The part of an RNA shown here (large-subunit ribosomal RNA, domain IV) has 328 nucleotides and comes from an uncultured Flavobacteriaceae bacterium. Its Rfam family is "Bacterial large subunit ribosomal RNA". The coordinates come from a structure-prediction model, not an experiment, and the mean pLDDT is 87.
Context: one part of a larger RNA
């Protein structure tokens, strides 16, 4: 000097990113117990009191109850054994996860919805045989999204997708074979013409799905405006005009896990608060199953505050053990 323990005057979080670490709480019995709530909880809420030994009485004979007495600093006499409360965010919950830097607000979940699938099911594995699905049969199975519960889930089908339609347009192979070319019997005015066959090429016509087209569909992918004017103070604009759009963001929430400007403004808490809580709304750039808003219970979750407690600190000191160091 370090490590691990123990103690510490006065103060008590002033430490620090942060009460990290430590301290404190801790068992059993009795009393008592709030908001809120899904009426189950919250709850061991919180907060008080008791606990040893001796004697007597009662007794259901129990380590039980009551009364009296005795000792110590201390009686769950050592050890083992919750710190608590207030408020908010997120996720309902128990669970799962990055074996070896992340345990969470991520995943899952019960519940909700859409969609496919009529059984040789759809879907999946496999050149196939076959198998899973399933020795199941739409109260079943697959895919996708959301994520308890409560209240709800607005408008847009123009684009993309999906489903349905089939009149028209476009459209492949195939069918079709007009026409053309080569070859040459023959004919010839010697320039050429040219049957049949064979070979090459090939127009029209015909020709499905798809696409174009016509509808539907958003708990499908997604989207959900601008400018100008206007009320008898001012300000603001219920109101009007105009342009554009498929439709112009409804309810609810809102400086938010989302707010740039921003430490917004006001209120609360503090002596002092970029955090926190409650409001406001000017939402750079919330918003309704990519779910919206609430919400009791729950959480080794995150954020702010309080009480208790303390060597975290003011500010260090001492002790024990071990390591190191010096000497041998």
């Nucleotide at each position: 000097u370090c490590a691990u323990g123990g103690c510490u005057a006065a103060g008590g979080a002033a430490c620090u990113a942060g009460g990290c670490a430590a301290a404190a709480u801790c068992g059993c019995c009795c009393c008592g117990u709030a908001a809120c709530u899904u009426c189950g909880g919250g709850a061991g809420a919180a907060g008080g009191g008791g606990c040893g030994c001796c004697c007597a009485u009662c007794u259901u004979c129990g380590a039980g109850a009551u009364g009296g007495g005795c000792c110590g600093c201390a009686g769950u006499g050592a050890a083992u054994a919750g710190g608590u409360c207030c408020a908010g965010g997120c996720g309902a919950c128990u669970g799962u996860u990055u074996a070896u830097c992340a345990a969470a607000a991520a995943c899952a979940c019960a519940g909700g919805g859409c969609u496919c699938u009529g059984c040789u099911a759809a879907a999946a594995c496999g050149a196939a045989a076959g198998u899973u699905g399933a020795u199941g049969u739409a109260u079943a199975g697959g895919g996708c999204c959301u994520g308890a519960c409560a209240c709800c889930u607005g408008c847009c089908c123009g684009g993309u997708g999906c489903u349905g339609g089939a009149a028209g347009g476009u459209u492949a192979a195939g069918u079709g074979g007009a026409g053309g070319a080569g070859u040459u019997a023959g004919c010839u005015u010697c320039g050429g013409c040219a049957a049949a066959g064979c070979u090459c090429u090939c127009a029209a016509a015909u020709g499905a799905a798809g696409c174009c087209c016509c509808a539907g569909u958003a708990a499908a992918c997604g989207g959900c405006g601008g400018c100008c004017g206007u009320a008898a103070c001012u300000a603001u604009a219920a109101c009007g005009g105009u342009c554009c759009u498929a439709a112009g963001g409804u309810a609810g929430c809102g400086a938010a896990a989302u707010u740039c400007c921003u430490u917004g403004u006001c209120g609360g808490g503090u002596a002092a608060g970029u955090u926190c809580c409650g409001a406001c709304c000017u939402g750079c750039a919330c918003g309704a199953a990519u779910g919206g808003u609430g919400c009791a219970a729950c959480g080794a979750u995150c954020u702010g505050g309080a009480c208790a407690c303390u060597g975290u600190c003011u500010c260090a000191g001492c002790c024990a053990u071990g390591a190191g160091c010096u000497c041998g």